The RNA shown here (transfer RNA) has 73 nucleotides and comes from an uncultured archaeon. It was read from a public genome assembly. Its mean pLDDT, the model's own confidence on a scale to 100, is 85. It matches the Rfam family "tRNA". Rfam describes the family as follows. Transfer RNA (tRNA) molecules are approximately 80 nucleotides in length.
[in-house]
RNA sequence: GGGCCGGUAGUAUAGCCUGGCAGAAUUCGCCCAUGGCAUGGGUGGGGCCCGGGUUCAAAUCCCGGCCGGUCCA
Numbered sequence: 001g002g003g004c005c006g007g008u009a010g011u012a013u014a015g016c017c018u019g020g021c022a023g024a025a026u027u028c029g030c031c032c033a034u035g036g037c038a039u040g041g042g043u044g045g046g047g048c049c050c051g052g053g054u055u056c057a058a059a060u061c062c063c064g065g066c067c068g069g070u071c072c073a
Base pairs, nucleotide, nucleotide: 001072002071003070004069005068006067007066010026011025013023020056028044029043030042031041032040033039049065050064051063052062053061
């Protein structure tokens, strides 16, 4: 330098192909159960790597860039 894969809550991730309210787990705040702890239940907060394009509408499609992994040179 080139090919391929990936980047989504604090963490590890689904959704992306086939555009239509951004999910579950865990963590965190509050509440309930217990004499208390562990644990369990309820509820809430928190996220689409960056820029641009297409579209009524983009995490999703297109272009460029950044970062990581892998292969080739």